Source information
This is a predicted complex of two RNAs, RNase P RNA and transfer RNA, with 443 nucleotides together. It holds a member of the Rfam family "Bacterial RNase P class A". It is annotated as a ribozyme. The coordinates come from a structure-prediction model, not an experiment, and the mean pLDDT is 79.
[in-house]
RNA sequence: AAAGCAGGAGAAACAGUCGCGCUUUAGAGUCAAUUUAAAGUGAGGAAAGUCCGAGCUCCGGAGAAUCGAGGCGCCUGGUAACGCCAGGGCGGAGUGAUCCGACGGAAAGUGCCACAGAAAACAAACCGCCCGCCUUACGGUGGGUAAGGGUGAAAACGUGGUGUAAGAGACUACGACGUCGGCCGGUAACGGUUGACGUGGUAAACCCCGCCUGGAGCAAGGCCAAAUAGGGGAAGAGGGGUUGAUUCGCCCCGCUAUCAUUCCCGGGUAGGCCGCCUGAGUCACAUGGCGACAUGUGAUCGAGAGAAAUGACUGUUGGUCCCGGUCACACGGGAUUCACAGAACUCGGCUUAUCUCCUGCUUUCCAC
RNA sequence: GUCCUUGUAGUUCAACGGAUAGAACUGCCCCGUCCUAAGGGGUCAAUGCUGGUUCAAUUCCGGCCAAGGACACCA
Numbered sequence: 001a002a003a004g005c006a007g008g009a010g011a012a013a014c015a016g017u018c019g020c021g022c023u024u025u026a027g028a029g030u031c032a033a034u035u036u037a038a039a040g041u042g043a044g045g046a047a048a049g050u051c052c053g054a055g056c057u058c059c060g061g062a063g064a065a066u067c068g069a070g071g072c073g074c075c076u077g078g079u080a081a082c083g084c085c086a087g088g089g090c091g092g093a094g095u096g097a098u099c100c101g102a103c104g105g106a107a108a109g110u111g112c113c114a115c116a117g118a119a120a121a122c123a124a125a126c127c128g129c130c131c132g133c134c135u136u137a138c139g140g141u142g143g144g145u146a147a148g149g150g151u152g153a154a155a156a157c158g159u160g161g162u163g164u165a166a167g168a169g170a171c172u173a174c175g176a177c178g179u180c181g182g183c184c185g186g187u188a189a190c191g192g193u194u195g196a197c198g199u200g201g202u203a204a205a206c207c208c209c210g211c212c213u214g215g216a217g218c219a220a221g222g223c224c225a226a227a228u229a230g231g232g233g234a235a236g237a238g239g240g241g242u243u244g245a246u247u248c249g250c251c252c253c254g255c256u257a258u259c260a261u262u263c264c265c266g267g268g269u270a271g272g273c274c275g276c277c278u279g280a281g282u283c284a285c286a287u288g289g290c291g292a293c294a295u296g297u298g299a300u301c302g303a304g305a306g307a308a309a310u311g312a313c314u315g316u317u318g319g320u321c322c323c324g325g326u327c328a329c330a331c332g333g334g335a336u337u338c339a340c341a342g343a344a345c346u347c348g349g350c351u352u353a354u355c356u357c358c359u360g361c362u363u364u365c366c367a368c
Numbered sequence: 369g370u371c372c373u374u375g376u377a378g379u380u381c382a383a384c385g386g387a388u389a390g391a392a393c394u395g396c397c398c399c400g401u402c403c404u405a406a407g408g409g410g411u412c413a414a415u416g417c418u419g420g421u422u423c424a425a426u427u428c429c430g431g432c433c434a435a436g437g438a439c440a441c442c443a
Stems, first nucleotide, its partner, number of pairs: 001364010012317007020042009044340001048351002051349005056217004069213005074088005089103001090101004104208002109206002111202003126149002128145007157175006176199010221274004231265005236259001238253005281300008318337007369439007378393004386423001395411005416432005
């Protein structure tokens, strides 16, 4: 210098002008709607996907067990919990830094393995090899044989020997992989060693083993509560219009309960309030731990509203890019205010999207 | 906001894990007819994207993307 690996930080800052939401205080307003002023405060590392785990609420059950269904799956820790995280084991990728792994069981049982091939695991003979019989011979026929050929993603563990008519884990030596047992190391996964036994794959096929899980979700749920129309109850013989008002008159409705009219009660709707932001909170320091994390001390309060605000402009600084300049910096000029993106009950994770900078490490090349 | 469902030719649907992915309608070409229609023959055309499991994936399992649907309180 190039190519890469891992980790961390930021997501612009300050000032001015004009705006927006929420809260509090003070005022105006009919104690309302609304509005004025001041102060405080106002998005993220992913607020996203809604993929896991919880808090909280209602429903169900009854504090338990069994069955079913679903999920998880090396070990030990961490955590409120997790399918997350840390450390370790094993396997794999890479020259390496480093990274990846749904990583229990195929020796409980069942299923499946297209096409090709003799045969895909019960078994089975196309070529070849060997034996018998027939045949002068070519050849035919019966049987044995999985070592060789050929097929396939995969062929009955591999190599040598023994053995045999020819052969075969049939036997044997060494070796590969695995299961179970003993001993040693390790908390454990596992590793080493030794003995016995075994030898196709597939469990993101059914299944077996171990562990976990009741269901729904803040549009959960709770409280207050108009108008109109239903519902329930009670009273009830008059009620309404015509008039400035009263009586009379006239008109409409009703007169014993299915009803004019009046009153009361209850549910829900519109609307309002709570849930709703002091919490597994955030920051700093110390201690313990390899670490995830835990404990202690101190400081601090940082949106929460309703289809829902968090913005715009100017200047300076800082990024980034381009041009000039320099051996290289420095420096000067110009462009751009930037990527992904937008809280809606709240946390812990994962996944996905995405800009810039910094640190450490690896490999290769060059110079000294 | 929360919770579900579904993605296969242009359209509507098929496809025990075995691929040359099938059918109907549509489109195009030919036959047929004086011309058209009916009818007949042929032909084009697809697994949303991306990883994994497996010898093999439309199918099984993740992650993205897209489309559709349901849900407030009440007798």